[in-house]
Molecule: FMN riboswitch aptamer (RFN element)
Organism: soil metagenome
RNA sequence: UCGCGGGGUCGGGUGCAAGUCCCAACCGGCGGUGAAAGUCCGCGAACCCCCACUCCGGUGGGGGCCGAUCCGGUGGAACUCCGGGGCCGACGGUGAGAGUCCGGAUGAGAGCGA
Numbered sequence: 001u002c003g004c005g006g007g008g009u010c011g012g013g014u015g016c017a018a019g020u021c022c023c024a025a026c027c028g029g030c031g032g033u034g035a036a037a038g039u040c041c042g043c044g045a046a047c048c049c050c051c052a053c054u055c056c057g058g059u060g061g062g063g064g065c066c067g068a069u070c071c072g073g074u075g076g077a078a079c080u081c082c083g084g085g086g087c088c089g090a091c092g093g094u095g096a097g098a099g100u101c102c103g104g105a106u107g108a109g110a111g112c113g114a
Stems, first nucleotide, its partner, number of pairs: 001114004011023003025100002027089002029043004038087002047064007069085005091103003
C1' cells in the first nucleotide's frame, strides 16, 4: 500500500394485524489459552459522557458501559474435545413487544492475509 473481515425463525398457535407475543426452529465476530471456546481471559462493534477540531455532514482523542455453563467421560493436559442438560445476545423502526425482519451500514472494526 492492497485485499479480506457476522450468522440465523422450518413448522404451528392467538390475533384484523406478529419472522416482534406463545410453542417450536435456527445462529455464534477477532486474538489468546498445555487440546478445537457464543458462555474462560482479553478485544471489537453498539450505546452514553467529556475534550479538541470542523467545510456543521462529521473527524480525531480520552473515559464509561459492556450478556451468558454446569454435570459426567477421555486424557499428561480440556469451563475449549465427546455425551447430557442449561443460559446469553446493542440502538432506532414497526399495524403488536425482535439475537434472527427493516435501518444507520456499499459504514466502522478487533484482526487476518499478501